[in-house]
Context: one part of a larger RNA
RNA sequence: AGCACAGGGUGGAUGCCUUGGCACCAGGAGCCGACGAAGGACGUGGCAAGCUGCGAAAAGCCAUGCGUAGCCGCAAGCAGGCGUUGAAGCAUGGAUGUCCGAAUGGGGCAACCCGGCGGCGGGAAAGCGCCGUCACCCACAGCUGAAUCCAUAGGCUGUGCGGAGGGAACCCGGCGAACUGAAACAUCUUAGUAGCCGGAGGAAGAGAAAGAAACAUCGAUUUCCUCAGUAGCGGCGAGCGAAAGGGAAAAAGCCCAAACCCGGUUCCUUCGGGGAUCGGGGGUAGAGGACCCGCAAAAAUCGCGCGACGGAUAGCCGAAGAGGUCUGGAAAGGCCGACCGGAGGGGGUAAGAGUCCCGUAGGCGAAAUCUGUUAAGCGAGGGCGGGGAUCCGGAGUACCACGGGACACGAGGAAUCCCGUGGGAAGCAGGGGGGACCACCCCCCAAGGCUAAAUACUACCUGGUGACCGAUAGCGAAAGAGUACCGUGAGGGAAAGGUGAAAAGAACCCCAGGCGGGGAGUGAAAGAGAACCUGAAACCCUGUGUUU
Repeated sequence: AGCACAGGGUGGAUGCCUUGGCACCAGGAGCCGACGAAGGACGUGGCAAGCUGCGAAAAGCCAUGCGUAGCCGCAAGCAGGCGUUGAAGCAUGGAUGUCCGAAUGGGGCAACCCGGCGGCGGGAAAGCGCCGUCACCCACAGCUGAAUCCAUAGGCUGUGCGGAGGGAACCCGGCGAACUGAAACAUCUUAGUAGCCGGAGGAAGAGAAAGAAACAUCGAUUUCCUCAGUAGCGGCGAGCGAAAGGGAAAAAGCCCAAACCCGGUUCCUUCGGGGAUCGGGGGUAGAGGACCCGCAAAAAUCGCGCGACGGAUAGCCGAAGAGGUCUGGAAAGGCCGACCGGAGGGGGUAAGAGUCCCGUAGGCGAAAUCUGUUAAGCGAGGGCGGGGAUCCGGAGUACCACGGGACACGAGGAAUCCCGUGGGAAGCAGGGGGGACCACCCCCCAAGGCUAAAUACUACCUGGUGACCGAUAGCGAAAGAGUACCGUGAGGGAAAGGUGAAAAGAACCCCAGGCGGGGAGUGAAAGAGAACCUGAAACCCUGUGUUU
């Protein structure tokens, strides 16, 4: 030194465990902000570094309700307090709420610096301190007011629960790639995707036919299934890809503009009136309205809402063994023998408990705040018939040409929709559409607006579920984790769980500077001793045997 056996060390795999994650389901909630948000800085405890809470009234103050014997957070200890005159805890409402941050008196290198005005404190006075207030834009009202006479621009003041900033996804709009695919590549594809910007809501958008169809009809929109990988589009390549119709979900319809009537202001006037503008009435459709005549004077619907009944935000009640015995450190386990069950879901208790604890089934409950449904009442809202052909019925619009874009449709025979440039109607005997275009036929009224539900999503709250993970897994994070640490910065980004049923966490003695160890003691166990469950392998050591 090798090998074998035995015994150890080191190390932290494996098994078991779970405070934490992951995914989904159901319900709720779906915004916060100048009444100063989101997010922070700095403070705040008797002793206080971190986390949590809170804000100079600072682990808190007040009121109300619940709650019941304890309490002064994580978190022990020392010291000291509070509580049956009801503390602590929980819920609702309120008070306080430094500084920064849209940050808004001015400035600024965020958490700092410097002011004006008013009031108060202090002081002989000033410096000083405290409280309030002072940004900009918009809307409305008023005052003022240039060049320039009237005027206008501008300025000032007041009022505003107007704006500003933040937010996971979902939604609408504007701008808008490339890698890639086409086995290269340019049209095409990726894709109107990613990204950037604007805007809104709890949903958004769409929506009440100038529709879809086909000689039969349907009757707003949205979503799903189907139609259908069909019809089509396509360097007819790669690939892209409908709609009607059918079946379901949900269902809801309305308001203006105009004609006409009335009134206000202003301009013009031949004094009859006319124009402009504002307000009220009227009116809303494919055959309607105004107008004239006649009959009725309601309902649906919408808004506000006392009350009633529910729901949310604390809670409360809740059956049945302190059964016997055996093993054991421990009974909830075995055996014996009872009971409850609208409760034998689950968790805990020294092991495996329906009857020990928390609960579970089933019931009950709100001073305060929020919310749903119904709905008395109030307000808004207006129904029907006839006549006639005088008036009205959305114009730089429809449409056309050219250039683009969207439509499943790449310019194609290319309708339809939108935009740019130019041209430019009819007006009810009117106009649009039915995939070039024309005729016949059919359908429908553009150039104004609103509209719940069915649909999408989940940052957040509650409950539940898992042929999801179990500490190299599962979120990056089971733990003072977006921390330590790295980077000028944008940004990157860890490691780290387990004594025991209970600290009963080892008094005392011995070796020792300490660490550590040996006794003693606790415990079922200490080879569970805090570097603490189990404790694999690599690696290291000791002993014995054997070989060289």
The prediction has a mean pLDDT of 86. Large-subunit ribosomal RNA, domain I from an Oscillospiraceae bacterium, 548 nucleotides, folded computationally. Rfam family: Bacterial large subunit ribosomal RNA. NCBI's taxonomy places the organism under Bacteria, Bacillati, Bacillota, Eubacteriales, Oscillospiraceae. The full RNA is in RNAcentral, with records from ENA.